[in-house]
RNA sequence: AGAGUGGGGGUGCCGAGUCCCGGCCUGGCCGGGAACGGGGGAACCAGCGCCCUUGGGGUGAAUUGCGCAGGUGCGCAUAGGCGACUUCCGACGCCGAACCCGUCAGCUAACCCCGUAGGCCUUCGGGAGGCGAGCA
Numbered sequence: 001a002g003a004g005u006g007g008g009g010g011u012g013c014c015g016a017g018u019c020c021c022g023g024c025c026u027g028g029c030c031g032g033g034a035a036c037g038g039g040g041g042a043a044c045c046a047g048c049g050c051c052c053u054u055g056g057g058g059u060g061a062a063u064u065g066c067g068c069a070g071g072u073g074c075g076c077a078u079a080g081g082c083g084a085c086u087u088c089c090g091a092c093g094c095c096g097a098a099c100c101c102g103u104c105a106g107c108u109a110a111c112c113c114c115g116u117a118g119g120c121c122u123u124c125g126g127g128a129g130g131c132g133a134g135c136a
Stems, first nucleotide, its partner, number of pairs: 012120003018034007035116006045106001055104001056101004064077005080095004085129007
């Protein structure tokens, strides 16, 4: 000097996952509020033939198709989503999961209930708009 690891702080990204207050057994825990997000839940509307448990439904961008394999997998593509102020156009790159409810739920005012994580370090060009800093 560099790399790695741990801790703290800062600017930010995906995401609803942030802020404030009080208490105490005070590196934390408990409770409350706001904000954001989600679920349930009338009338009206929709639906209301039969069969099927091989049910049905929810969060999420994460759905679907084809092929291989023939043991939970792999490959290609795809609806959809993301890439650092916002938006439009273009190019490029990336994701396209996972989990939950438990036979039950259409929409849905009042009303009721739940969540406040986790993971990360960021492409470029042009048009329009906005904000901030610096200089004069």

c-di-AMP riboswitch aptamer (ydaO/yuaA leader) from a Dehalococcoidia bacterium, 136 nucleotides, folded computationally. The model forms 92% of the base pairs in the Rfam consensus.